A computed fold for a 533-nucleotide part of an RNA from an uncultured bacterium, annotated as small-subunit ribosomal RNA, 5' domain. The full RNA is in RNAcentral, with records from ENA and SILVA.
Context: one part of a larger RNA
RNA sequence: GGAUGAACGCUGGCGGCGUGCUUAACACAUGCAAGUCUUAGGAGAACGUUUCUUCGGAAACAAGUAAACUGGCGAACGGGUGAGUAACGCGUAGAUAAUCUACCCUAUAGACUGGGAUAACGCUGUGAAAACGGUGCUAAUACCAGAUGUUAUCAUAUUUCCUUGGAAUUAUGAUCAAAGGUGGCUUCGGCUAUCACUAAAGGAUGAAUCUGCGUCUGAUUAGCUUGUUGGUGGGGUAAAGGCCCACCAAGGCUACGAUCAGUAGCUGGUCUGAGAGGAUGAUCAGCCACACUGGGACUGAGAUACGGCCCAGACUCCUACGGGAGGCAGCAGUGGGGAAUUUUGCGCAAUGGGCGAAAGCCUGACGCAGCAACGCCGCGUGAUCGAAGAAGCUCUGCGGAGUGUAAAGAUCUGUCAUAAGGGAAGAAUAGCGAGUAUUCUAACAAAAUAUUCGUCUGACGGUACCUUAUAAGAAAGCCCCGGCUAACUUCGUGCCAGCAGCCGCGGUAAUACGAGGGGGGCAAGCGUUAUCC
Numbered sequence: 001g002g003a004u005g006a007a008c009g010c011u012g013g014c015g016g017c018g019u020g021c022u023u024a025a026c027a028c029a030u031g032c033a034a035g036u037c038u039u040a041g042g043a044g045a046a047c048g049u050u051u052c053u054u055c056g057g058a059a060a061c062a063a064g065u066a067a068a069c070u071g072g073c074g075a076a077c078g079g080g081u082g083a084g085u086a087a088c089g090c091g092u093a094g095a096u097a098a099u100c101u102a103c104c105c106u107a108u109a110g111a112c113u114g115g116g117a118u119a120a121c122g123c124u125g126u127g128a129a130a131a132c133g134g135u136g137c138u139a140a141u142a143c144c145a146g147a148u149g150u151u152a153u154c155a156u157a158u159u160u161c162c163u164u165g166g167a168a169u170u171a172u173g174a175u176c177a178a179a180g181g182u183g184g185c186u187u188c189g190g191c192u193a194u195c196a197c198u199a200a201a202g203g204a205u206g207a208a209u210c211u212g213c214g215u216c217u218g219a220u221u222a223g224c225u226u227g228u229u230g231g232u233g234g235g236g237u238a239a240a241g242g243c244c245c246a247c248c249a250a251g252g253c254u255a256c257g258a259u260c261a262g263u264a265g266c267u268g269g270u271c272u273g274a275g276a277g278g279a280u281g282a283u284c285a286g287c288c289a290c291a292c293u294g295g296g297a298c299u300g301a302g303a304u305a306c307g308g309c310c311c312a313g314a315c316u317c318c319u320a321c322g323g324g325a326g327g328c329a330g331c332a333g334u335g336g337g338g339a340a341u342u343u344u345g346c347g348c349a350a351u352g353g354g355c356g357a358a359a360g361c362c363u364g365a366c367g368c369a370g371c372a373a374c375g376c377c378g379c380g381u382g383a384u385c386g387a388a389g390a391a392g393c394u395c396u397g398c399g400g401a402g403u404g405u406a407a408a409g410a411u412c413u414g415u416c417a418u419a420a421g422g423g424a425a426g427a428a429u430a431g432c433g434a435g436u437a438u439u440c441u442a443a444c445a446a447a448a449u450a451u452u453c454g455u456c457u458g459a460c461g462g463u464a465c466c467u468u469a470u471a472a473g474a475a476a477g478c479c480c481c482g483g484c485u486a487a488c489u490u491c492g493u494g495c496c497a498g499c500a501g502c503c504g505c506g507g508u509a510a511u512a513c514g515a516g517g518g519g520g521g522c523a524a525g526c527g528u529u530a531u532c533c
Stems, first nucleotide, its partner, number of pairs: 001533004006529005013379006019372002021337001026335003030332003035073003040070002048061005080290003089215008099207002104203003108199003112146004121136005152175006159168004180195006216262003223253003228250008265287004269280004292313005315326004343369001345368003351365001352363004382412004392403004418469005426460001431455009477522005482503003488517005498505002
C1' cells in the first nucleotide's frame, strides 16, 4: 500500500447492487417449510337455504362437495450445516470384458382366463383417554392363481469375431408378464382416440465400483499388521474384491516416513504479489459428510432416509400414574454464549420443482419487501458575482497581519428531500374460449399438432420513470500538523498531568502534553483494533 462475512469510537443526507451467528454441531415456545391425483377405488357428511309439518320432525338443494380411507406417483429433489473425515474424501486422468438406472425418448411384441381378501364403514369389548382388540359388509390400476410369451434369462451344443475372457449366430430344453380409466360411435358383439399397463432391446439421464498421480504438521512418534498378505473353494452383492466364511501358505507395509499423535471438509475460486509464490476456502458453483448421541434394518428404481420406522442413551414435555410425546445444522423467531451478525413480513405474478389428462393444488425453493454506512458504486449538502477587505476571533514589532470572497448582499439553478398529478416493462410462443387445416379411423366424434381471433392473470407497487410547485431550505464530519509524513503559532502545564507505530517528547520560553487560532488529509464517512499478502 492492498484486503476483510469484521468489531469498537466519533459522526451520519439519498439511491443502486451485494452481504449479514466467523462464537455454543448449545437448548428451543409458536407458526409455516411435501404434497398431489375422484379421468385408479369403494363409501360419504354437516352448516346453511327452500318446501311441507301432527311442531317431534321429514324431503329437496347443498353434494357425490368437504373431511377421512384403500391405491398410484412424489416424499432419496429442493433447503441447512461443516461436527466428523488426512480418506480413492476431494482434484485430475483413466478403467468396468465386474455394474444398476423410476420418470423421459426410439422402435418391437402383447395386454387372455379366473379367484380370495381387506381398509374405510356398521355393531361391540376393556379402558380416563389415546393406543389396541372381537365381529359383520364391500371395491379397485391393491393382492393371488393359471394360460400365452418375441430379440429376454438360464443350461447344453454349433459357427464366427475379438481377447483378463467376452460379443454375436443357429438349434433344443427350462423359466418369468399384464389393468384398466375417460371421451366418441355402436348392429350391444364390439370398434376407436387418448392416458395408463406388461415384456425384453437401444438411447438419454442419474448412480455404483476400481486404478495412476496430486493433496497440512510433528521422528522429543521407528517399527506396524493376524482377515493381517496371498491362494483354492464357497457365500453374498446390481457388481470385481478377505466384502464374509472354511482350508492352505507366511506373507504385506515402512526413513521415497509406515504406524501413532495433532490439525482440517476438498475444489472452482478469493485476497495479495511484477511474477514465482504466500494466505485463504463467507456469499455463488461442483463434490463429500452429517441431521439430539450411538446402533439397526425396512420400503423403494434410488436411502447419510433432516421434517420415516425400530432399539438403547442423555435431555425436555404431558399424564386421570396405567402410560404416552418430542428432535429448527429448513424459514422466521426465543434464550444462552459472544467484540459481533436481520422480520415470528408479502406473494406463488415470474423462474424452477412435485402431483394431475387438464383446470388446478402444494412449494419459507424462489421472487420481493423490511432491518444494518457491513461493503462497493453513484449523487447531493449549491452555482456565479460580491471589499485593498464589515463585525467577531487569533496573532502582533501596535504600524498591522490572518481567518477571507469566506460572510452579508445580488442574480440564478432546482439534483435530492417534500407535496400534487400522470404512470410502465417484468406477461405470454403459457392458460382459457372460439374458428380453420392436418394426422388418426371402415366412418363419425373426441384427441393431438399447426395456425388465426378473442380473453384472463403483478407479490413487488401506484414501485421505477415523467411533469408541476414551494424553497438555500432539513443535509459535514473525522483524523492529523517533531522526523518518518502533507500541515505552525499563542497560552496553560512544569519528568507533573499526559503522548507514543518507531525514534522518542514533558524537569519554566514544549511546532511532540492540554486548549485557542491557523493549516494539512480524507469525506458520508474518518480513525482505532484484529487478521492476511